This is a predicted structure of a 327-nucleotide part of an RNA (large-subunit ribosomal RNA, domain IV) from an activated sludge metagenome. The RNAcentral record of the full RNA draws on SILVA. The coordinates come from a structure-prediction model, not an experiment, and the mean pLDDT is 88.
Context: one part of a larger RNA
RNA sequence: CUGUUGUUAAGGAACUCUGCAAAAUAGCUUCGUACGUUCGCAAGAAGAAGCGCUCACGCGAGUGAGCCGCAGUGAAGAGGCCCAAGUAACUGUUUAGCAAAAACACAGCUCUAUGCGAAGUCGUAAGACGAUGUAUAUGGGGUGAUGCCUGCCCAGUGCUGGAAGGUUAAAAGGAGAGGUUAGUCGCAAGGCGAAGCUUUGAAUUGAAGCCCCAGUGAACGGCGGCCGUAACUAUAACGGUCCUAAGGUAGCGAAAUUCCUUGUCAGGUAAGUUCUGACCUGCACGAAUGGUAUAAUAAUUUGGGCGCUGUCUCAACAGCAGACUCG
Numbered sequence: 001c002u003g004u005u006g007u008u009a010a011g012g013a014a015c016u017c018u019g020c021a022a023a024a025u026a027g028c029u030u031c032g033u034a035c036g037u038u039c040g041c042a043a044g045a046a047g048a049a050g051c052g053c054u055c056a057c058g059c060g061a062g063u064g065a066g067c068c069g070c071a072g073u074g075a076a077g078a079g080g081c082c083c084a085a086g087u088a089a090c091u092g093u094u095u096a097g098c099a100a101a102a103a104c105a106c107a108g109c110u111c112u113a114u115g116c117g118a119a120g121u122c123g124u125a126a127g128a129c130g131a132u133g134u135a136u137a138u139g140g141g142g143u144g145a146u147g148c149c150u151g152c153c154c155a156g157u158g159c160u161g162g163a164a165g166g167u168u169a170a171a172a173g174g175a176g177a178g179g180u181u182a183g184u185c186g187c188a189a190g191g192c193g194a195a196g197c198u199u200u201g202a203a204u205u206g207a208a209g210c211c212c213c214a215g216u217g218a219a220c221g222g223c224g225g226c227c228g229u230a231a232c233u234a235u236a237a238c239g240g241u242c243c244u245a246a247g248g249u250a251g252c253g254a255a256a257u258u259c260c261u262u263g264u265c266a267g268g269u270a271a272g273u274u275c276u277g278a279c280c281u282g283c284a285c286g287a288a289u290g291g292u293a294u295a296a297u298a299a300u301u302u303g304g305g306c307g308c309u310g311u312c313u314c315a316a317c318a319g320c321a322g323a324c325u326c327g
Stems, first nucleotide, its partner, number of pairs: 001322008010313002014311001019308001027051005036041001038145001052067006068072001080306007087298002092104002108143007120129003146293004151223003156220002158216005165211003171205002176200005183192003224242005251285001252282001263279005
C1' cells in the first nucleotide's frame, strides 16, 4: 500500500447526485399514544419507566427488607423515528444473467359478440376445446378498489341498420361483324357469296359491395380566430364578425405535463434552480386513451426534521489475510 474487522479527542451531514455506507434503535412487562380514517386501521404511532441476586411473607400475581458491580434483556441474537408531497388503491407479477418500477395483473365498472350443433380457437378433414357449461354463461376490447363524476361534436373513419334510385362480376343472351368456301359472275386478274365450321360480339337480365339514407363516442377520434366596449387605469359580464361537425363543460393546473422559467407571491433556510401552499399568462391538462379526491399499503419517487454516527473537517491507531524481503 490492498482487502477486511475494530476503536477514536472536539464537532456532528459541514460529506455527497443522494445520509450512499456506517452508526444508532432493538427483547419482555407496565404506563401512554396525535392528525387522518373506508371505523378495519393509523399503532410497536410518538414518548416514558422497570428488568440482577438473597431473605421474609403470600396458593399466586406480588409485597416488604437487604446485597453487589462501571454496567442486571450484564455475552450473542432482536424495529431507528417523525412531518409533507407525487405515483400506483391494496396482497400479487415481471426483463433466469445490468431495470422490481409509477410497468403488468387485480377485484370493481363498461362496451361488444354469442340462443346452443353458440360465438370464438386448433385442425385439410374427422374431430377437439369452449363445456359434460347455457346469457347470473362463455369469448373479445377498454378502464382499473372506493367516494363524487364522466360534458359538447356523427362532418371524416369504423361499426350497426335500411333498401327506393345510381354503379357493378361471373353467368345467361346473341343484334351485328370477321375468316373459310359449295356455288355464281368475269377472257383473265379478281368480285360476290348460302349452309356448315370458326373468331368475335351490342342491347337486355344480373347479387353482395360501393354511392346513398339513418343511428352509434366507456367506437377511431376532435373539442377555434379577429375586433370593439364600463365615469382614473386595468380588465371585459356585453356587442360585432369570420370559420367549424362541434368549438374544452365540471374538476385540476409552472403539474411524472410549463418552452420562456430559477414565472410571481407566501412558507421553510443565515443563504433554497429542489420542496410545500397559492396565482392562472394551460408553448402543449381535462373527463373509462378516464377527470378529481382519497384512509390503508410500498426493498417506490421527492423535500424537510429528530436521534445517530470517521460520510466529512482530517486523519490516527490496532487485529487478521495479502503485497514486500528471506527461505